[in-house]
Molecule: transfer RNA
Organism: Holosporales bacterium
RNA sequence: GCCGCCGUAGCUCAGGGGUAGAGCACACCCUUGGUAAGGGUGAGGUCGUGAGUUCGAAGCUCACCGGCGGCA
Repeated sequence: GCCGCCGUAGCUCAGGGGUAGAGCACACCCUUGGUAAGGGUGAGGUCGUGAGUUCGAAGCUCACCGGCGGCA
């Protein structure tokens, strides 16, 4: 330098056009004499950045940024 894959909650990842979810973690509550375990409720997101397409983009297109891999 060229090619491919990935980037979504603090972490690990779903979701692939119609206003974003799970598990763990976190906060509060229930239970206990007190912990742990278990249960319930809740908070937490400019979906890497910018532009384009579309009535509508996390999802499609392009460029860029970052990570990983392959080729040279």